[in-house]
């Protein structure tokens, strides 16, 4: 850079000990009834593998990924409602896989 996905899913375990939610800022929230991190455990099934079948779809063995809140919300555009906020769609940005 290209492409697919991002409304589902995942412990009332152990260690640790104050911070955390991607970046700047704002909001909102999680956190000592212990966050973050690590271990174990789990979820999913993108790639490989195996099995099956051929408009379908299984296993979870290997490689990743993930396990508060829509990608927590905010940004830009269009439309509708409504009256300066809400909703829908698209985009941007981001995350993950594959190339």
């Nucleotide at each position: 850079c290209u492409u697919a996905u991002c409304a589902a899913g995942a412990g009332a375990g152990g260690u640790u000990g104050a911070g955390g939610g991607a970046c700047a800022g704002g909001g909102c929230c999680c956190u000592a009834u212990g966050a973050c991190a690590c271990c174990c455990g789990g979820c999913a099934a993108c790639c490989g593998g195996c099995a099956a079948a051929a408009u379908u779809a299984g296993c979870a063995c290997g490689g990743u990924g993930c396990c508060a809140a829509u990608u927590c919300c905010c940004c830009c555009g269009u439309a509708a409602a409504a009256u300066u906020u809400u909703u829908a769609c698209g985009g941007a940005a981001g995350a993950u896989g594959a190339g």

This is a predicted structure of a 99-nucleotide RNA (SAM riboswitch aptamer (S box leader)) from a chicken gut metagenome. The coordinates come from a structure-prediction model, not an experiment, and the mean pLDDT is 79.